[in-house]
Parts: sequence; structure tokens; C1' cells
RNA sequence: GAAGCUGGCUAGACAGUCGCCGCCUAGCAAUAGGGGGAGGAAAGUCCGGGCUGCACAGAGCGAGAUGACGGCUAACGGCCGUACGUUGAAAUCUUUACUGGCGAAAGCCGUAAGGUAUAAGGCGCGGAAUAGGGCCACAGAGACGAGCGUAUUAAGUUACGGUGAAACGCGGUAACCUCCAUCUGCAGCAAGACCAAAUAGGCUGGCAUUGACGUGGCUCGCGUUGCCAGCGGGUAGGUUGCUUGAGCGUAUGAGUAAUCAUGCGCCUAGAUGAAUGACUGUCAGCUUUAGCAAUAAAGCCUACAGAACCCGGCUUAUCGGCCAGCUUCACUU
Repeated sequence: GAAGCUGGCUAGACAGUCGCCGCCUAGCAAUAGGGGGAGGAAAGUCCGGGCUGCACAGAGCGAGAUGACGGCUAACGGCCGUACGUUGAAAUCUUUACUGGCGAAAGCCGUAAGGUAUAAGGCGCGGAAUAGGGCCACAGAGACGAGCGUAUUAAGUUACGGUGAAACGCGGUAACCUCCAUCUGCAGCAAGACCAAAUAGGCUGGCAUUGACGUGGCUCGCGUUGCCAGCGGGUAGGUUGCUUGAGCGUAUGAGUAAUCAUGCGCCUAGAUGAAUGACUGUCAGCUUUAGCAAUAAAGCCUACAGAACCCGGCUUAUCGGCCAGCUUCACUU
């Protein structure tokens, strides 16, 4: 210097004016002052939980999920490490071609295409094939009760040959069924709780304690004593749940790492038809033009995209900038 990779940070900053939402203080109120206000994925709803309800609380069957070993975590199908398998660039070597260059030729260089081995890294449906079943293209007589040709034998008894990756059998396959081990109650903030208001405590039909109902299916158990369906009528307003968290940052220590412990510091949206915006200026960054350079001018804020109970992951989309590290090769010292 080139190529191939991994991880992290950022996603403009400050000030002013006006506008929107929420909190605190003052005020009877109008209002005034102060502080704050959408992401790295807020997305997908794919996993795991916190939380709420059923329920006072179960058992079995069935169903579903995971699957090397060890560790981390609240937990996970996640993360880290170690093996195993697979993939993985340039170079070197090798084969072929030429419309190229040098050469008398042989040949060399260059270019293009193909082949071979691997690095960092990426990926992994990863227990069991003598418990049983299913399936196995083409070729072949035949792919797991099968049996073509030659020789041999009492006998498909023994040996050889052909096809094929594999044929007289302990082949392959389980993101095929299945078996083994471990785990799993269900539904979900439109969950729930409270207040206020209104109506028709209405009508019809069915079942009924040997019944019915009780948050996925069936059985048992337990609890309640009515339950189910249709028609019709009223209300759908407010408060809460709703943001202090398995929270964030930093320092030290332990550990290969994921992570854990301790100390110090910080509080950072809570809307409800759904606020979080617009303009101006300066600086930073990027692009273009001019210039030897310093610099000057113009332009841009761009992509993917917008919280709705919260959190840990995975997956997908993506403009620009910055940082650190790993592997291989070439050149120089």
C1' cells in the first nucleotide's frame, strides 16, 4: 500500500423568535416563570419474561418446544467459550485460448477462462438407524422377504463377474413418522381496577342436581348452584393501570469471554384520534467548482424511518461520518 473480515460510537451542536404537549412554583382566574419532550432499529409480532385476570389449588393423558460439551442470564429457540462439520479471498502451481508485446525458433511476458489448498471470518434443526414403520432418482435382473451371467454343490451351497456411491447385508435418511432426555396452565394493557350516568331485573326457546357452569382439548378431582341460544333496549363518559426500571453512565476488581461484585453519579416523553414542529443565524460535517497551497463560493442536514404497559434478544431496512482490531499478499528498511 492492496484485498478480505470483525466489533464499537454517531445519526448534527449552540442561540433566538413563534407554535404544540406534560410537570413544578405563584395566582380566584386570565396568566407569568422554570425544567423536559420520538429510534438504532421505535419496525416485524418471531422467541423469552415482568405485570394483570381466571383460581383456593391440582393430577394424568394428549399436544407443543428444545437437543454436541461447558458457562452466563430473570428466562429464552438468546449470548460466550471449546470441539466437530461446512463454507471462505488474493497469491503460488497447473491446463487451455490469443486479435497483444519480445524473439530466427524454442520460449518468456501480458490478458481471459477453468482447476487445486487454505487464513481471518461466516454458517450449523447437531441425542437414537439392532424398538418399529416409511422413503431412496438414474443405472441395474434386483435397493433390504430381491437374485442376471459363469463355475461349483445334495442344496442360492460356495466363489467370481456386470450395473451402481452402496448388492447375499451391522447401507443411507429422523427441519419423515417415531424413540430417548429436558421443559411448558391459558388469555392478554383493547389485561384489569375504581367512579359517575342510563336502561327493559325485558321477551321467546332449550337443558336442569343422574344436570349445567367454572380462561385452549379429554378424563379424574375440587368449587358454584343455575346454565345456554336468539330477539330487543340503554350506556360506551371520567380516573387509574402509565413510567424509578432484571434502569443508565463511570471507576476498580475477578474472569479467555459472555458477565458478575463493589463504590460514585444521573432521572431522561407519557400522548389518547393521538403532542414532540417551523423559521433565522453561527459552528461542525459532507459534496461540487476554482486554486500549487492556504483558502473562497455555492449546495445539503439528506437514508431507513415515528413511542402508545415495560424489559432482554433475534430478524429485516438503511444516507453519511469516525474509531479500534484480525488475516493474507506485495514493496522498502